[in-house]
RNA sequence: CUCAUCCAGAGAAGCUGAGGGACCGACCCUGCGACGCUUCGGCAACCAUUCCAAGUGGAACACGGUGCCAACUUCGGCGGACAAUAGUCUGAGAGAUGAG
Numbered sequence: 001c002u003c004a005u006c007c008a009g010a011g012a013a014g015c016u017g018a019g020g021g022a023c024c025g026a027c028c029c030u031g032c033g034a035c036g037c038u039u040c041g042g043c044a045a046c047c048a049u050u051c052c053a054a055g056u057g058g059a060a061c062a063c064g065g066u067g068c069c070a071a072c073u074u075c076g077g078c079g080g081a082c083a084a085u086a087g088u089c090u091g092a093g094a095g096a097u098g099a100g
Base pairs, nucleotide, nucleotide: 001100002099003098004097005096006095011040012039013038014037015036019029020028021027023077024076025075026074041069042068043067046065047064049060050059051058052057073094078091079090080089081088082087
């Protein structure tokens, strides 16, 4: 840089000790211990593997490579539609993850 996905799912213990949720705003989480690290556990089918099908599809599989385990990617940020407002819907952007 390209492509795909992002309203599902899944946490305990130990160490440490004040921040964290990408950014900005809001709103949350947090000394009843956050974030991080370690161990164990779990979730899931992106790649891999196996099977079926044979129109780039379906199934199994968590033993392999990753990923993930508060809140829809926490909500919004830019545009559009509807609405008196609040707001609802939708497309993009940004971000995350995987594959190349």